[in-house]
RNA sequence: CUUUAUCUUCAGGGACGGGUGAAAUUCCGUACCGGCGGUAUGGCCUAAAUAUAGCCGAGCCCGCGAACCCGUAAGGGUUGAUCCGGUGAAAAGCCGGGGCCGACAGUUAGAGUCUGGAUGGGAGAAGGUAGAG
Numbered sequence: 001c002u003u004u005a006u007c008u009u010c011a012g013g014g015a016c017g018g019g020u021g022a023a024a025u026u027c028c029g030u031a032c033c034g035g036c037g038g039u040a041u042g043g044c045c046u047a048a049a050u051a052u053a054g055c056c057g058a059g060c061c062c063g064c065g066a067a068c069c070c071g072u073a074a075g076g077g078u079u080g081a082u083c084c085g086g087u088g089a090a091a092a093g094c095c096g097g098g099g100c101c102g103a104c105a106g107u108u109a110g111a112g113u114c115u116g117g118a119u120g121g122g123a124g125a126a127g128g129u130a131g132a133g
Base pairs, nucleotide, nucleotide: 001133002132003131004130005129006128007127008126009125010124015030018028019027031113032112033102034101035064036063037062038061042056043055044054047052059100060099067078068077069076070075082098083097084096085095086094104116105115106114
């Protein structure tokens, strides 16, 4: 360093004031937020002559988690949203602009942002220990 087993820790952000109304943090208006792994023509940084090494880089491209449904279980199923212009050999990821999406249950009135299941679960991340190579 690789691999197997096992243990520990960590692992989701965001709303205000105004309007209407009997009633809305749910509508209207305006604002705000973006889990995990992968992909990379971008960015940063250190050393170096160079090659190269390290870190970061997608809500809407691929896969996964949460949620819901079926099942005694193992497991299976369902599960949102992106265009235009630019650069370029090449753009799904870069630069610029516009747009769009967001489980279930609750609620004096419809919720990505309030309350609840949840002091839960979890994709996974970091580290410890033991064995093997």
FMN riboswitch aptamer (RFN element) from Desulfofarcimen acetoxidans DSM 771, 133 nucleotides, folded computationally. NCBI's taxonomy places the organism under Bacteria, Clostridia, Peptococcaceae, Desulfofarcimen, Desulfofarcimen acetoxidans. The prediction has a mean pLDDT of 77. RNAcentral holds the sequence, with entries from Rfam and Ribocentre. Of the family's consensus pairs, 100% are formed in the model. It matches the Rfam family "FMN riboswitch aptamer (RFN element)". Rfam's curators write: The RFN element is a highly conserved domain that is found frequently in the 5'-untranslated regions of prokaryotic mRNAs that encode for flavin mononucleotide (FMN) biosynthesis and transport proteins.